The prediction has a mean pLDDT of 83.
Small-subunit ribosomal RNA, 5' domain from an uncultured Pseudomonadota bacterium, 546 nucleotides, folded computationally.
Rfam family: Bacterial small subunit ribosomal RNA.
The RNAcentral record of the full RNA draws on ENA, Greengenes and SILVA.
[in-house]
Context: one part of a larger RNA
RNA sequence: GAACGAACGCUGGCGGCGUGCCUAACACAUGCAAGUCGAACGAGAAAUCUUCGCUUCGGCGAAGAGAGUAAAGUGGCGAACGGGUGAGUAACGCGUGGGUAACCUGCCCCUGAAUUUGGAAUAACCCGCCGAAAGGCGGACUAAUUCUGGAUAAUGUCCCCGAAUCUCUGGUUUUGGGGAUCAAAGGUGACCUCUUCAUGAAAGUUGUCGUUUAGGGAGGGGCCCGCGUACCAUUAGCUUGUUGGUGGGGUAAUGGCCAACCAAGGCAACGAUGGUUAGCUGGUCUGAGAGGAUGAUCAGCCACACUGGAACUGGAACACGGUCCAGACUCCUACGGGAGGCAGCAGUGAGGAAUCUUGCGCAAUGGGGGAAACCCUGACGCAGCAACGCCGUGUGAGCGAAGAAGGCCCUCGGGUCGUAAAGCUCUGUCAAGUGGGAAAAAACGCUUCAGGUCAAUAGCCUGAGGAAUUGAUGGUACCACUAAAGGAAGCACCGGCUAACUCCGUGCCAGCAGCCGCGGUAAUACGGAGGGUGCAAGCGUUGUUC
Numbered sequence: 001g002a003a004c005g006a007a008c009g010c011u012g013g014c015g016g017c018g019u020g021c022c023u024a025a026c027a028c029a030u031g032c033a034a035g036u037c038g039a040a041c042g043a044g045a046a047a048u049c050u051u052c053g054c055u056u057c058g059g060c061g062a063a064g065a066g067a068g069u070a071a072a073g074u075g076g077c078g079a080a081c082g083g084g085u086g087a088g089u090a091a092c093g094c095g096u097g098g099g100u101a102a103c104c105u106g107c108c109c110c111u112g113a114a115u116u117u118g119g120a121a122u123a124a125c126c127c128g129c130c131g132a133a134a135g136g137c138g139g140a141c142u143a144a145u146u147c148u149g150g151a152u153a154a155u156g157u158c159c160c161c162g163a164a165u166c167u168c169u170g171g172u173u174u175u176g177g178g179g180a181u182c183a184a185a186g187g188u189g190a191c192c193u194c195u196u197c198a199u200g201a202a203a204g205u206u207g208u209c210g211u212u213u214a215g216g217g218a219g220g221g222g223c224c225c226g227c228g229u230a231c232c233a234u235u236a237g238c239u240u241g242u243u244g245g246u247g248g249g250g251u252a253a254u255g256g257c258c259a260a261c262c263a264a265g266g267c268a269a270c271g272a273u274g275g276u277u278a279g280c281u282g283g284u285c286u287g288a289g290a291g292g293a294u295g296a297u298c299a300g301c302c303a304c305a306c307u308g309g310a311a312c313u314g315g316a317a318c319a320c321g322g323u324c325c326a327g328a329c330u331c332c333u334a335c336g337g338g339a340g341g342c343a344g345c346a347g348u349g350a351g352g353a354a355u356c357u358u359g360c361g362c363a364a365u366g367g368g369g370g371a372a373a374c375c376c377u378g379a380c381g382c383a384g385c386a387a388c389g390c391c392g393u394g395u396g397a398g399c400g401a402a403g404a405a406g407g408c409c410c411u412c413g414g415g416u417c418g419u420a421a422a423g424c425u426c427u428g429u430c431a432a433g434u435g436g437g438a439a440a441a442a443a444c445g446c447u448u449c450a451g452g453u454c455a456a457u458a459g460c461c462u463g464a465g466g467a468a469u470u471g472a473u474g475g476u477a478c479c480a481c482u483a484a485a486g487g488a489a490g491c492a493c494c495g496g497c498u499a500a501c502u503c504c505g506u507g508c509c510a511g512c513a514g515c516c517g518c519g520g521u522a523a524u525a526c527g528g529a530g531g532g533u534g535c536a537a538g539c540g541u542u543g544u545u546c
Base pairs, nucleotide, nucleotide: 001546002545003544004543006542007541008540009539010538013393014392015391016390017389018388019386020385021351026349027348028347030346031345032344035077036076037075040074041073048065049064050063051062052061053060054059084304085303086302093229094228095227096226097225098224099223100222103221104220105219108217109216110215111214112213113212114211115210116150117149118148119147120146126139127138128137129136130135156181157180158179159178160177161176162175163174164173166171186209187208188207189206190205191204195202196201197200230276231275232274237267238266239265242264243263244262245261246260248258249257279301280300281299282298283294284293285292286291306327307326308325309324310323329340330339331338332337357383359382360381361380365379366377367376368375369374396426397425398424399423406417407416408415409414430487432482433481434480435479436478440473446466447465448464449463450462451461452460453459490535491534492533493532494531495516496515497514501530502529503528504527505526511518512517
């Protein structure tokens, strides 16, 4: 000098864009943060209103609407994304470059084939019972895209016998023969040419969404390897599933990953083992660079979710707002037993020098579900607080005395604050008020036309056109007008380094100080004043890095 997620002191007009628990991965009140689908399925209220009937005039009963709505249940998809944190980790964790001839891949896209025939259970509901509660048990009933038996099936998988090709761990491509084995689920819209009933429906046909199977793609992931990746030798030896092999188990898959048996190996001064510290990277800061320091915000990867352990479901988890076990802590309890996990968004206490609102909205972007309408979304978009940072802008402009008053200094002549003020003439940024007032919105859906599918002028898909609808921010940005110099300047320093000097007070005292050093009676170094210098809505100090 530059920088900062800063803090402290004094001061503080406005706007834009960013940033904001670095400490206790400390404990958490409250609300919200993951649902959705009735076009998978069975079932299904009430308040209230209307009508009718009865009435002891209080009401009661029935039907209809509310409504196939709400709430609940089965089933599907999602909940493994998104969001948070950096405790652990010195490691194939990360970075980079490769390998997989050792692998997996829901949803999405393309292509081929299929979607057949039976059966069963169970929740909800009802009845009964236990419990303070959380919740649970028994009986009886029922549905499905729930569960399940059979059929069919190859270019799939596996086995046996072969051939060729490129290759070389269990590989690719093509191909002949034999055997074994594995599927499925329906929903919704339309039509009547054929069959049956004869309004139109059913079988049937057809569109669409699904389901099953096979191949390919895209994107995503698993595993392995080369190289790189902090400090301590005042850590020198470490190791028994240890190192390797065999045939097994396990996995999507290689492998001591695991178990049995066999061998006795393996690592290390090119630093093993041990200890300390630490998430890694793109980047960020600094520097002419080399380098040094660092890893907030944003982006990629990893790890974690009260602490420790475990598996279940699933394409994927050993799962932040799932389950089970153990522990600590907190809460409820009828003392028998239960409930909980903010390192999600706000917020509270605590710790600390120190870090924000228990806000608005799904309008946009993105995500989940759904055919869609739509629903959900503390992701996100916005607003709020904080000079925490960067940037912009204002606090007025012109004229105005050989120069008011006043302050300070003085050699008493004067000098200086100083065109500064007053005064005169103007301007109107910002702030204030009044009025107008955006872009961000394009769609989905609806509708018209054309093309495709189709028997079809249904439906569905694609394209073009049309009319509308949708804004949290926000009456915000922006524009015009009104009035008015009015509401808007401080902080540090002035001995040298280092830009800026005099007076008074003090008298080695009080004090200053980054270094040198000032202060003991004329202090430009302490304190005040006048003046000056620097920066400016900031200025200094402290801390840290280069």